[in-house]
Molecule: transfer RNA
Organism: Peptococcaceae bacterium
RNA sequence: AGGGGAUUAGUUUAAAGGUAGAACAACGGUCUCCAAAACCGUGAGUGUGGGUUCGAUUCCUACAUCCCCUG
Numbered sequence: 001a002g003g004g005g006a007u008u009a010g011u012u013u014a015a016a017g018g019u020a021g022a023a024c025a026a027c028g029g030u031c032u033c034c035a036a037a038a039c040c041g042u043g044a045g046u047g048u049g050g051g052u053u054c055g056a057u058u059c060c061u062a063c064a065u066c067c068c069c070u071g
Base pairs, nucleotide, nucleotide: 001070002069003068004067005066006065007064010024011023012022013021018054026042027041028040029039030038047063048062049061050060051059
């Protein structure tokens, strides 16, 4: 320099055009003499900027970070 991939909650990850789910973690509650475990509940997220669309996590594009390949 060229090519490819990834980026979603604190962490690991689903959703592939119709408005985002789960697990673990955190917090609150029930239980217990206390704690743990168990059970119930709560909050929390689409890397950034544009474009297409009635509608974008999803399609296009540029950039950023990380990983891989070629030279």